[in-house]
A computed fold for a 98-nucleotide RNA from Anaerotruncus sp. AF02-27, annotated as THF (Tetrahydrofolate) riboswitch aptamer.
Its Rfam family is "THF (Tetrahydrofolate) riboswitch aptamer". Rfam's curators write: Tetrahydrofolate (THF) riboswitch was first reported for Ames et al. as an RNA motif in 5' untranslated (5'-UTR)regions of folate transport and biosynthesis genes in Firmicutes genomes. Gene Ontology term of the family: tetrahydrofolate metabolic process.
The RNAcentral record of the sequence draws on Rfam.
Taxonomically the source falls in Anaerotruncus (Bacteria, Bacillati, Clostridia, Eubacteriales).
RNA sequence: AGCAGAGUAGAAGCCAGUGCGUUAAGUGCCGCCCGGACGGGGAGUUGCCGGGUGGACGAAAAGGGUUCCUUGCGGUAUUGGCUUCGCAUCCCGCUGCU
Numbered sequence: 001a002g003c004a005g006a007g008u009a010g011a012a013g014c015c016a017g018u019g020c021g022u023u024a025a026g027u028g029c030c031g032c033c034c035g036g037a038c039g040g041g042g043a044g045u046u047g048c049c050g051g052g053u054g055g056a057c058g059a060a061a062a063g064g065g066u067u068c069c070u071u072g073c074g075g076u077a078u079u080g081g082c083u084u085c086g087c088a089u090c091c092c093g094c095u096g097c098u
Base pairs, nucleotide, nucleotide: 001098002097003096004095005094010085011084012083013082014081015080016079017078018077019076020074021073022072029055030054031053032052033051034050035049036048040092041091042090043089061071062070063069064068
């Protein structure tokens, strides 16, 4: 110097547990404001995540019972397990070979 490779945060799916809602919050969609994270180091987006706020849309209850239980339902929250994917990108570094 060339070639090849490893590793993160995290994301998705499935299963199980514990909750919340079913008096409709949450999820999903759009606008605005604020903040955060993004392989070992540096930079870092029009991408990602969170909070606030506004807007449009919008639902599955049933039985027992009496404020509780059971079975359901919700693109529901969260924890654990398994599987798959995985630095937007740039520079440097690391490992192997030549």